The prediction has a mean pLDDT of 83. Predicted 3D model of a 591-nucleotide part of an RNA (large-subunit ribosomal RNA, domain I) from a Candidatus Goldiibacteriota bacterium.

[in-house]
Context: one part of a larger RNA
RNA sequence: GGCACACAGGGGAUGACUUGGUGUCAGGAGGCGAUGAAGGACGUGACAGGCUGCGAUAUGCUUCGGUUAGGUGCCAAUAACCUUUGAGCCGAAGAUUUCCGAAUGGGGCAACCUUGCAGGUUAAUACCCUGCAAUCCAUAACUGAAUACAUAGGUUAUGGACGCGAACCCGGGGAAGUGAAACAUCUCAGUACCCGGAGGAAGAGAAAAAGAAAUUGAUUUCCCUAGUAGUGGCGAGCGAACGGGAAACAGCCCAAACCGUGUUUGUGUCAAGCUUGCAGGCGUUGCAAACGCGGUGUUGCAGGAAGGUUCCGGAGUGACUGCUAACGCUCCAUAGAGUUACAAAGUUUUCUUCUAUUCGAACGAUGCUGGAAGGGUCGGCCACAGAAGGUGAAAGCCCUGUAGAAAAAAGAAGAAGACCUCUAAGACUUUUCCUAAGUACCACGAGACACGAGAAAUCUUGUGGGAAUCCGGCCGGACCACCGGCCAAGGCUAAAUACUACCUGACAACCGAUAGUGAACCAGUACCGUGAGGGAACGUUGAAAAGUACCCCUUUUAGGGGAGUGAAAUAGUACCUGAAACUGUGUGCUU
Numbered sequence: 001g002g003c004a005c006a007c008a009g010g011g012g013a014u015g016a017c018u019u020g021g022u023g024u025c026a027g028g029a030g031g032c033g034a035u036g037a038a039g040g041a042c043g044u045g046a047c048a049g050g051c052u053g054c055g056a057u058a059u060g061c062u063u064c065g066g067u068u069a070g071g072u073g074c075c076a077a078u079a080a081c082c083u084u085u086g087a088g089c090c091g092a093a094g095a096u097u098u099c100c101g102a103a104u105g106g107g108g109c110a111a112c113c114u115u116g117c118a119g120g121u122u123a124a125u126a127c128c129c130u131g132c133a134a135u136c137c138a139u140a141a142c143u144g145a146a147u148a149c150a151u152a153g154g155u156u157a158u159g160g161a162c163g164c165g166a167a168c169c170c171g172g173g174g175a176a177g178u179g180a181a182a183c184a185u186c187u188c189a190g191u192a193c194c195c196g197g198a199g200g201a202a203g204a205g206a207a208a209a210a211g212a213a214a215u216u217g218a219u220u221u222c223c224c225u226a227g228u229a230g231u232g233g234c235g236a237g238c239g240a241a242c243g244g245g246a247a248a249c250a251g252c253c254c255a256a257a258c259c260g261u262g263u264u265u266g267u268g269u270c271a272a273g274c275u276u277g278c279a280g281g282c283g284u285u286g287c288a289a290a291c292g293c294g295g296u297g298u299u300g301c302a303g304g305a306a307g308g309u310u311c312c313g314g315a316g317u318g319a320c321u322g323c324u325a326a327c328g329c330u331c332c333a334u335a336g337a338g339u340u341a342c343a344a345a346g347u348u349u350u351c352u353u354c355u356a357u358u359c360g361a362a363c364g365a366u367g368c369u370g371g372a373a374g375g376g377u378c379g380g381c382c383a384c385a386g387a388a389g390g391u392g393a394a395a396g397c398c399c400u401g402u403a404g405a406a407a408a409a410a411g412a413a414g415a416a417g418a419c420c421u422c423u424a425a426g427a428c429u430u431u432u433c434c435u436a437a438g439u440a441c442c443a444c445g446a447g448a449c450a451c452g453a454g455a456a457a458u459c460u461u462g463u464g465g466g467a468a469u470c471c472g473g474c475c476g477g478a479c480c481a482c483c484g485g486c487c488a489a490g491g492c493u494a495a496a497u498a499c500u501a502c503c504u505g506a507c508a509a510c511c512g513a514u515a516g517u518g519a520a521c522c523a524g525u526a527c528c529g530u531g532a533g534g535g536a537a538c539g540u541u542g543a544a545a546a547g548u549a550c551c552c553c554u555u556u557u558a559g560g561g562g563a564g565u566g567a568a569a570u571a572g573u574a575c576c577u578g579a580a581a582c583u584g585u586g587u588g589c590u591u
Stems, first nucleotide, its partner, number of pairs: 001590009015576001016540002020511002022508007029500002031164002039100003042055003046078001050074002061094007070082003105114003115133006135161009168199001169197005179186001183233001209216002220247005230238002251492003258295010273282003277323003300470001302435005307429004313332006334424005346419010357406003363379004368375001380397002382386001388400003441465008451477001472487005527534002547575001550562004
């Protein structure tokens, strides 16, 4: 030196465990913000470094409710206190809430500097305290130029907006890597990304539809139809619809014609007009246009208005000079409807659920093992409860719970009812009027449609042209005819559908500390980077600290030996188990 064995050191694998994650399901909620948010800075404790909480009323203040004997968070100890006159803890509602931040009096290198006005304080105009003072939009009022009226502008008041937020949604813009085995049309893809906007969903939506059947009858979503018909350097690829089956169902309002009324402008005067039917009467204001408001009216079997005919609950009233049946208004009756569209405010009652909680069955012995009984043995019991967790090992009956019941001063959500509110007239007929215009449509250029210009309809529209008015118009995939369907150029609309930052409950042939979130641990931290950004590692004594009094060695607050605790200290805080590499000591063999 090598090998073997034994014993140590070193190291932190493995096993066991789980405070943390991952995924799914169900329900809730689906927003917060100028009444100052989200997110922060700085403070705040007897002592106080960080976290948590809170805000100069600062680990908190008030009221109400629940619960209870302890309490002053993580965080121990000490001190000083609070507390059955109910502290602390849990819930509801309030108060306070520095400074920054949309940040909003002005400024600014966020958490700082500073102005004006009013009020307070004061001897005081100083200092200090409180309040107000940003911008844009809408409405209203007052003012008011060039410039006479006016308008622009200005001032004031009231209301609104702004910013943040995970995904889902709608709109405006909009790639490339890639695929085509290269690449240009094409694809990726209207994806990623940027911007704007909204809601709890959004968008769409009551046919100028689909289609070709004996037709269907708003929209949305799903399963088929079907990888079909098509489209396509007919390459790569892209890719319907009809129809069928489900989910869910809900329909409405305007513009116009006509009537009434108001404003403005124009015109205009004694016959126009009004008197709603008949007579009679009224009469100085009427007429026209535009705009506003109220009524009417809303569709394709065309519908509506105006006029005519017929029909239609009651009462009162307009009604005056009479009659009174039409018309208008009011009330009642009858019928119906309603706060998600179709009109719109609420009030109240009851119930349900939620935001604290409460009740809640049934076991003992043992001279067994053990440190410890929940294990063994013996004998019982409950069960609408044998889910689960904890307790010194393995507990239906020890504890918390579980099944099942109950509960709210205050607040929240929902449902139903009442009050309340609203509506109510149909048929036939004729002619005149109305039924959304720079629209439909056409040409050119684009885009969207499964459809790449194609035979290319349909939808949208940048440029140019430019209708008709029901004897009308659009569509049925060029176009024409016939036939059929529908009524554009205004608007609203629940449900079925999408998503989950957040709250509650449950589950898992999901992970178990190099796994599972990046993060089980003071993690988006330490650290790196000018910055955008990147981004860790670190879990386990023991049942209980009982965390080793006292003695000794030593330069020693290091370390150790005794002693003591404990079931165990080779469980001693460098702490469960404690593999391997690596290092040593001893013994044996060997060179």